[in-house]
RNA sequence: GGAUCCAUAGCAUAGCCUGGUCAAUGCGCUGGUCUUAUAAGCCAGAUAUCGGGAGUUCGAAGCUCCCUGGAUCCA
Numbered sequence: 001g002g003a004u005c006c007a008u009a010g011c012a013u014a015g016c017c018u019g020g021u022c023a024a025u026g027c028g029c030u031g032g033u034c035u036u037a038u039a040a041g042c043c044a045g046a047u048a049u050c051g052g053g054a055g056u057u058c059g060a061a062g063c064u065c066c067c068u069g070g071a072u073c074c075a
Base pairs, nucleotide, nucleotide: 001074002073003072004071005070006069007068010027011026012025013024020058029045030044031043032042033041051067052066053065054064055063
């Protein structure tokens, strides 16, 4: 220098191909219940405008372009 892939709650992932109106699940966190107490179980709740910007569209996590960070391969 060239190519491919990845980036979504505190953490790990799904959703992207096929755009659709509260972005899902587990663990964790907070409160309650239970217990002498803790843990486990059960109930409820909070937390992500989806790496950044622009474009297309009635509408973008998902399409297009640029940029940032990371991984791998080629030279």

Background: Transfer RNA from Promethearchaeum syntrophicum, 75 nucleotides, folded computationally. The RNAcentral record of the sequence draws on ENA and GtRNAdb. A source record names the gene tRNA-Ile-TAT-1-1. Rfam family: tRNA. Its family is annotated with triplet codon-amino acid adaptor activity in the Gene Ontology. Taxonomically the source falls in Promethearchaeum (Archaea, Promethearchaeati, Promethearchaeales, Promethearchaeaceae).